[in-house]
Small-subunit ribosomal RNA from an uncultured bacterium, 1391 nucleotides, folded computationally. The coordinates come from a structure-prediction model, not an experiment, and the mean pLDDT is 84. The RNAcentral record of the sequence draws on Greengenes.
RNA sequence: UUAGAGUUUGAUCCUGGCUCAGGAUGAACGCUGGCGGCGUGCCUAACACAUGCAAGUCGAACGGAGUCAUUUUGGAAAGUCCUUCGGGACUGGAAUUCUUGACUUAGUGGCGGACGGGUGAGUAACGCGUGAGCAAUCUGCCCUUAGGUGGGGGAUAACAGCCGGAAACGGCUGCUAAUACCGCAUAAUGCAUCGGAAUCGCAUGGUUUUGAUGCCAAAGAUUUAUUGCCUUUGGAUGAGCUCGCGUCUGAUUAGCUGGUUGGCGGGGUAACGGCCCACCAAGGCGACGAUCAGUAGCCGGACUGAGAGGUUGAACGGCCACAUUGGGACUGAGACACGGCCCAGACUCCUACGGGAGGCAGCAGUGGGGAAUAUUGCGCAAUGGGGGAAACCCUGACGCAGCAACGCCGCGUGAUUGAAGAAGGCCUUCGGGUUGUAAAGAUCUUUAAUUGGGGACGAAUAUUGACGGUACCCAAAGAAUAAGCUCCGGCUAACUACGUGCCAGCAGCCGCGGUAAUACGUAGGGAGCAAGCGUUAUCCGGAUUUACUGGGUGUAAAGGGCGAGUAGGCGGGCUGGCAAGUUGGGGGUGAAAUCCCGGGGCUUAACCCCGGAACUGCUUUCAAAACUGCUGGUCUUGAGUGAUGGAGAGGCAGGCGGAAUUCCGUGUGUAGCGGUGAAAUGCGUAGAUAUACGGAGGAACACCAGUGGCGAAGGCGGCCUGCUGGACAGUAACUGACGUUGAGGCUCGAAAGCGUGGGGAGCAAACAGGAUUAGAUACCCUGGUAGUCCACGCCGUAAACGAUGAAUACUAGGUGUUGGGGAGCAAAGCUCUUCGGUGCCGCCGCAAACGCAUUAAGUAUUCCACCUGGGGAGUACGUUCGCAAGAAUGAAACUCAAAGGAAUUGACGGGGACCCGCACAAGCGGUGGAGCAUGUGGUUUAAUUCGAAGCAACGCGAAGAACCUUACCAAGUCUUGACAUCCCUCUGACCGUUCCUUAACCGGAACUUUCCUUCGGGACAGAGGAGACAGGUGGUGCAUGGUUGUCGUCAGCUCGUGUCGUGAGAUGUUGGGUUAAGUCCCGCAACGAGCGCAACCCCUAUCCCCAGUAGCCAGCGGUUCGGCCGGGCACUCUGAGGAGACUGCCAGGGAUAACCUGGAGGAAGGCGGGGAUGACGUCAAAUCAUCAUGCCCCUUAUGAUUUGGGCUACACACGUGCUACAAUGGCGUAAACAAAGGGAAGCAAGCCUGCGAAGGUAAGCAAAUCCCAAAAAUAACGUCCCAGUUCGGACUGCAGUCUGCAACUCGACUGCACGAAGCUGGAAUCGCUAGUAAUCGCGGAUCAAAAUGCCGCGGUGAAUACGUUCCCGGGUCUUGCACUCACGCCCGUCA
Repeated sequence: UUAGAGUUUGAUCCUGGCUCAGGAUGAACGCUGGCGGCGUGCCUAACACAUGCAAGUCGAACGGAGUCAUUUUGGAAAGUCCUUCGGGACUGGAAUUCUUGACUUAGUGGCGGACGGGUGAGUAACGCGUGAGCAAUCUGCCCUUAGGUGGGGGAUAACAGCCGGAAACGGCUGCUAAUACCGCAUAAUGCAUCGGAAUCGCAUGGUUUUGAUGCCAAAGAUUUAUUGCCUUUGGAUGAGCUCGCGUCUGAUUAGCUGGUUGGCGGGGUAACGGCCCACCAAGGCGACGAUCAGUAGCCGGACUGAGAGGUUGAACGGCCACAUUGGGACUGAGACACGGCCCAGACUCCUACGGGAGGCAGCAGUGGGGAAUAUUGCGCAAUGGGGGAAACCCUGACGCAGCAACGCCGCGUGAUUGAAGAAGGCCUUCGGGUUGUAAAGAUCUUUAAUUGGGGACGAAUAUUGACGGUACCCAAAGAAUAAGCUCCGGCUAACUACGUGCCAGCAGCCGCGGUAAUACGUAGGGAGCAAGCGUUAUCCGGAUUUACUGGGUGUAAAGGGCGAGUAGGCGGGCUGGCAAGUUGGGGGUGAAAUCCCGGGGCUUAACCCCGGAACUGCUUUCAAAACUGCUGGUCUUGAGUGAUGGAGAGGCAGGCGGAAUUCCGUGUGUAGCGGUGAAAUGCGUAGAUAUACGGAGGAACACCAGUGGCGAAGGCGGCCUGCUGGACAGUAACUGACGUUGAGGCUCGAAAGCGUGGGGAGCAAACAGGAUUAGAUACCCUGGUAGUCCACGCCGUAAACGAUGAAUACUAGGUGUUGGGGAGCAAAGCUCUUCGGUGCCGCCGCAAACGCAUUAAGUAUUCCACCUGGGGAGUACGUUCGCAAGAAUGAAACUCAAAGGAAUUGACGGGGACCCGCACAAGCGGUGGAGCAUGUGGUUUAAUUCGAAGCAACGCGAAGAACCUUACCAAGUCUUGACAUCCCUCUGACCGUUCCUUAACCGGAACUUUCCUUCGGGACAGAGGAGACAGGUGGUGCAUGGUUGUCGUCAGCUCGUGUCGUGAGAUGUUGGGUUAAGUCCCGCAACGAGCGCAACCCCUAUCCCCAGUAGCCAGCGGUUCGGCCGGGCACUCUGAGGAGACUGCCAGGGAUAACCUGGAGGAAGGCGGGGAUGACGUCAAAUCAUCAUGCCCCUUAUGAUUUGGGCUACACACGUGCUACAAUGGCGUAAACAAAGGGAAGCAAGCCUGCGAAGGUAAGCAAAUCCCAAAAAUAACGUCCCAGUUCGGACUGCAGUCUGCAACUCGACUGCACGAAGCUGGAAUCGCUAGUAAUCGCGGAUCAAAAUGCCGCGGUGAAUACGUUCCCGGGUCUUGCACUCACGCCCGUCA
């Protein structure tokens, strides 16, 4: 002392990138800003600099000069007094002279200006770091040792004079001093040379001692101590040089080097050295990266990190380098010198144009650059430095102050109390919630700020304080003067409202915004941090995402195409030695500061001080000897050799062979051949194809043939011969680790391609033609050239793949096959065993999974190669190779948030298997053509209201638009409203009748007219009024509920537990049978269960029982002949209730199953027929116009009401139907047989009238009673005779009927007349499998009236199904997939 998250997918696991949360900063920007302490502050232009300051000091080295004082001379001017006016006396002290002292200092001289301070341009270097060395060195001041300091000399500044110059400055003459300069003496323990001796060392050599010869010193000052000076010894300090190790990137920089490398001899230096020179030799460096290019001051440290590391080198400290640019030396102990000199360059300034002056990368400051970085401050009081004996002087070092939230640290902006909770704001389900004890109010405190008073330490015994009247202490008043910033979709703590409507905008990544945005903007609320908060930039972390710690390479990125082999790496058994690595102990060093620990000082902290630990390193020494290494000896098991044996498409060369294709010749033979899905181009009457014989030529070698063999890989296939490589088996004679891997280099290396020369049968890029096609520069066909073949040379690449580098060892097995050997046996063989190869299955283990699994992708070791998101791109540039084509090496800008692997569920496939369905086929009848009806589109219109849109909209919502409906349009009218609730006032009604007005509603007038009561009033109704509200067929079916359609009455859809899988998921539900069915049986890591299927329900087909009115009538009686009556309930029928059908029985098949086939019996037989019943889900399917409903919108209108119009329009297009086109028919006459329904605002018999629709009258019937009601097709008879008709009935005219306020727009029906299109319908398409299709009529709902539609009913009543290849739809299993919005995703080219 190691934390993760988001993002690839429908979901999963993995790989992999991108992004975030943390810390840091000499920072900058935005918003904001109370105080203090401690730090920090040009990262850019080593750009240019005005001004001031930053290095002087010593008179105790010296001669002068000056000032002051003093001593000795000297006695002037002037003044006072006296005066004989000549002068005298006194005062005064000048010039001057001698001496002394203090002070100042231009110059000579000494020391210091080589320190301190700044900056990081250069430098990839012994520059720096670390550790050694100097036996190759120097060192002022300081300490120390031993001595000395004698005696001379000659100059020179200053100064004076003269001269030149604008200035800077200089020249000449003359004088002078010294601790300035120069000889002489003296001198060794100094230095040099030549010797001797001892001793030591890593080489040259060193040290000690001794002898000889030669050489070299000095300075005084002050005087009381003292301090200088010279020589010398040792030290300390500082410096110089040398060496080991370490120190960035690029090989698209591979070769570099002439003083270069070394030697000899000189020179030079304090000192070694090519440092320099002459001569000689030809070396030296480099893949362990030279040279070149780029970048960079290095370090202690700092930041980060668990660490290892990574990044960094501001401030503080050490070293280096530099001082406008470049060069040079002088002086000096020390410099090649920031505030010294000389030269050159650029720049600036002065100038009298002749010439001069300057260097802020010192402190302040200015301009400039820039996102950006401070005062032209105070002081030497402290610390330190220079000089001096000292006093002292100097010191922009330093100590302080100023400015800046730039950083770190500390403090404050108040504290307590205060409501079932003010106001305001916001939200709201309207109840309330929240802001919120927050405020107000009450009580209290005073840190900081403010005012006043006192007042330091820092000072070292006296003096001396810039900071500073500062810190600190005391007192006073008053909550008074002091809070912002960012965020609130997830990551990530924190949510609502409004506005906006893919706009405006946000965004670190994913992403948000297209009318209900927690993601934009604002507000309220909340979260976080706080005098700051965010953003940007940069670094580390997370990132094990360069992996030493600590990754990988079968398919995700990644094994070199293969081999032999160089350097290098790694390496068998035993034994001895050494001690390089290794391990342990000791010594030295690892500066201080920093970090860590323990203390201490500032009120605390930051900060500072003290001590310890640490600094993981380097060096040295002692020891150990297991392992690695080096070395000696030895061994045989690794490796190799020898002799023996067999196997093989191993390689190279030569020769031989047959089949086939093509061509040529000849014969036979005749009209086609060939080719395709179908054709055509092509060949053929000049004789093809076919066939027979003969010949030519080239290429390839059928069968054998095999996940068989050989080879390193590429690759190798007829037979024979020669040459030759390798592997294997057994043998155990020989060598004795000789091994393994292998960067670079070298060899080999399919096909295509290239060069030269041959060859050329077949095949066949390019090319030509024919087809296909929208096109077809393709696939198909007919031809056909390079090429394919041979020889020689090049190329050097492939999905060169086992997508799997080589080597060694170990780790269960089973079963084939191939080449050897051994053993046994009952021997054409079998069994066991052992080596080498090659396959399959499979355990452990591994793996993301798939899979691998003794031929590893397992467990280990060694070596090589390669990878680090996708695209750009294996591209560009450069280089090498190549004849070329091209190969090898191999980026960046820019761009995306993914790209990818394996597996899963689905969907899909012009994939597979199986199965089903009026799906096809087999049939029957239609639609599509005509006329009409109806719906839709379109168009039109004031409006033609709205919705429905493939199947699954279109005779649909609508089971019925003349008004109404009605939602649309025009016009008129109303505004608490046509409708609901509440309140107030008035009236007594409301309803109804009549009249006026109006297009109508509206409006006006008249008449008529309540109940209860405790007499207050109440109930109810109407009118009026105010506001809450009503109202909306206005929008959104993509905000919804509910309902519905559809796949589909298809057989499916799921769950619990268990099991398997890391997981998504799988299993169950798959498999073998079977079924209409996930129906059932069997099997099975599944066992069960649920929703579906089936059954239970209804109708219908048979029978039984019960009950018989309004139903029925067999038998009996009556009869008006009508089940009409009596009677009866047998039958029909009706209504209840039962029975019956279950593969129950038989035979066969099947697995002794499920079940299937056939049969018996039965009314019915294998689900008897029909209906209702619709799983999980799909289609953002339909519906806001049935209804309900969120949100939005309208509110004298998008509401309400009235009249009229429209929804009925009409060039046209489509759907669904009706009627037809006729003789299986039309018409006429007379005749027969249903079922199911309906009926009171109704159905209506009968009778009368009318040709008829109907009208009049009226019995019956709330219905098994009466009525609608005639059933029709059918059958019988008659007629028509194939025609636009006796078919067909549209359209039109006239006349009517009915409904209804009202049939003009716009109803149905009737009669008469008119008599259109149409003679069976193109492409295409629909329905139907039995009481079905077809055909025939009947009824009902809606409804005043208005069906060819819809929903029902019965009558007559077929044909066909071989079968599942195909079309469509569906189900199960399986397979592929880059699809999952699920035939979508999207690629290439052109525009």